[in-house]
Context: one part of a larger RNA
Molecule: large-subunit ribosomal RNA, domain I
Organism: Chlorokybus atmophyticus
RNA sequence: GGCUUACGGUGGAUACCUAGGCACCCAGAGACGAAGAAGGGCGUACUAACCGACGAAACGCUUCGGGGAGCUGAAAAGAAGCAUUGAUCCGGAGAUUCCCGAAUAGGGCAACCUCUUGAACUUCCUGCUGAAUUCAUAGGCAGGAUAGAGACAACCUGGCGAACUGAAACAUCUUAGUAGCCAGAGGAAAAGAAAGCAAAAGCGAUUCCCUUAGUAGCGGCGAGCGAACUGGGAACAGUCUAAACCGGUAGGUAACCUACCGGGGUUGUGGGACAGCAAAAUCAAACCAAGAUUUGCUAGGCGAAGCAAUUGAAUGUUGCACCAUAGAUGGUGAAAGUCCAGUAACCAAAAGCAUCUCUUGGCUUGUGCUGAAUCCCGAGUAGCAUGGGGCACGUGAAAUCCCGUGUGAAUCAGCGAGGACCACCUCGUAAGACUAAAUACUCCUGGGUGACCGAUAGCGAAACAGUACCGUGAGGGAAAGGUGAAAAGAACCCCCAUCGGGGAGUGAAAGAGACCAUGAAACCGUGAGCUU
Repeated sequence: GGCUUACGGUGGAUACCUAGGCACCCAGAGACGAAGAAGGGCGUACUAACCGACGAAACGCUUCGGGGAGCUGAAAAGAAGCAUUGAUCCGGAGAUUCCCGAAUAGGGCAACCUCUUGAACUUCCUGCUGAAUUCAUAGGCAGGAUAGAGACAACCUGGCGAACUGAAACAUCUUAGUAGCCAGAGGAAAAGAAAGCAAAAGCGAUUCCCUUAGUAGCGGCGAGCGAACUGGGAACAGUCUAAACCGGUAGGUAACCUACCGGGGUUGUGGGACAGCAAAAUCAAACCAAGAUUUGCUAGGCGAAGCAAUUGAAUGUUGCACCAUAGAUGGUGAAAGUCCAGUAACCAAAAGCAUCUCUUGGCUUGUGCUGAAUCCCGAGUAGCAUGGGGCACGUGAAAUCCCGUGUGAAUCAGCGAGGACCACCUCGUAAGACUAAAUACUCCUGGGUGACCGAUAGCGAAACAGUACCGUGAGGGAAAGGUGAAAAGAACCCCCAUCGGGGAGUGAAAGAGACCAUGAAACCGUGAGCUU
């Protein structure tokens, strides 16, 4: 020096645990904001750095309920106090709520400055004025109202809109109308009551699911893209206008025209206006207000039944019992139906919110037949030409839908569609508007579940984490859990500058001593044996 072995150190694997995560289900909610939000800055306590709470009325104020013995956050200790004349605590309603921030009197390097103390800007109302241009209008000024503005995870609608990639290269194509950006809305949004499908039979708004079907098709007919009809389900709901015509008001002196208001009218076996006839009294429906009522939410209440021995401690074991509409779960010094909190069942609200039903009042809306063939039935629209887009459909024989430019009809004997186009036939009635449910999502609240994780896992974050730290910045982004049942956290003595250690003491255990449960390996030692 090496190997073996025993005993240690170091280290923090493993097994155990969970305070935190993950996924999903059910229900709720999707609230906020100029009455100043979201998000922050700075302050507020007896002592107070951070976190949480609160706002100069500042660890809190008022009131109404609950609750019933302790309390002054986390967070111990001290000091000083509060509380059965009901505190702390929980819930409803209210008050206060500095500064910045849409930030809005002006400015600004956010949380600051300044003055004349002001809602800046847009919108609306009133008044006074007032151009080109006579009337008028635009504009201006003043006063008033206080509607908008901002925020927001995903879902939704619209606008703009890639590339990597695939095609084994690449250009049409694909990725993809995706990502991204912008605008807007709601708890859902969008769509929606046929100018629709279909096919000789028929259906009857929209949306979503299954199927049709990887079919018919499209496609450098490559890669790939990819329907619809029909059928089965979920949910079901239908309405209002424009016009013709009648009336009123205002303006143009009037006939007449224009504007506004009211009535009328709303359809495809075409409808309505118009002319006549009938029906008038209720009934029905929706909405609003008030009142009553039901149920639920936002605090809660009650709630059965076990002792002994063993043990440091009993829930385990042994012995003998009991409850159960409760043997879910969690805690308790080891494993508890009967110790605690609860669980099953039952009960409860001053106040606020939601909701069911009813009553009363108000208000609005809703009904037919015959005739005639005069009027109306949504115009720079439909269509067409051309250039594009979108339809599963890449210009194709390319319909249907949308847009730019140009052109440009008809009014029911009308017009559109049925995949070029024409005829016949069939279906529908464009160029105005609204509409619940079935559907999508989860920043968030409550409840629940898990052949989900268990500290290199699970959220990046079990812990004061979007922190420390890095970067000019956009941005990137950690590590770090476990004494014990209880601090009983080691009085006192000794070595000693401390650190550390030896006694003593606590404890079931200190080989649980705070670098604290278990304590593997690498690595470092000490002793012994063998070997060189």